[in-house]
RNA sequence: GAGCUCGUAGCUCAGCGGUAGAGCAACAGCCUUUUAAGCUGAUGGUCGUGGGUUCGAUCCCCACCGGGCUCA
Repeated sequence: GAGCUCGUAGCUCAGCGGUAGAGCAACAGCCUUUUAAGCUGAUGGUCGUGGGUUCGAUCCCCACCGGGCUCA
C1' cells in the first nucleotide's frame, strides 16, 4: 500500500428495511439467622463518525476512524 472481516447496554452476542433484544454483571425487593444460591422487578443504547438512497436505515451505498486476518 491492497483485499476481507468486525464495531449494537458495563461484558459476551442476537437482530439483515417498519419505532432495538437476550444472557451475564450491577441495582431494588422476596426468601434466608447471615452469606451464597434461587425467584421477581425496574434501570441501562445519539446501533463507531459523517454524508447519501428511501415514506421509513442497526440493516442498502460512499467516505472516514478504530480492532483483527491475509497478501505485497
About this RNA:
This is a predicted structure of a 72-nucleotide RNA (transfer RNA) from a bacterium. It matches the Rfam family "tRNA". Its family is annotated with triplet codon-amino acid adaptor activity in the Gene Ontology. Its mean pLDDT, the model's own confidence on a scale to 100, is 81.